[in-house]
Molecule: SAM riboswitch aptamer (S box leader)
Organism: Niallia taxi
RNA sequence: UUCUUAUCCAGAGAAACCGAGGGACAGGCCCUAUGACGUUUCGGCAACGGGUUUAAUUAACACCGUGCCAACUCCUGCAAAUGUGUUUUACACAUUUGAAAGAUGAGAA
Repeated sequence: UUCUUAUCCAGAGAAACCGAGGGACAGGCCCUAUGACGUUUCGGCAACGGGUUUAAUUAACACCGUGCCAACUCCUGCAAAUGUGUUUUACACAUUUGAAAGAUGAGAA
């Protein structure tokens, strides 16, 4: 990097340094010199893999490997269904569902 698979409406802070953008991408809408983003230190959340424990992939622990600590993956992005409005049998809006894309873990190449 590619493929497969599971999860993604919960949860979790502060300091130092840095200095202008950042929230994947597009359109929105947000965060940000009252210093965002990033790096480091300490702290925390969670429980995907290993481990301990348990009769038990049944709960638990949080020791190790990750991950995460603004907003539902911030919302939408393609399609279907239902409803509402207008009435030019087509357009707009809302809700639900399933995809696509993305993120993380694990396995494989």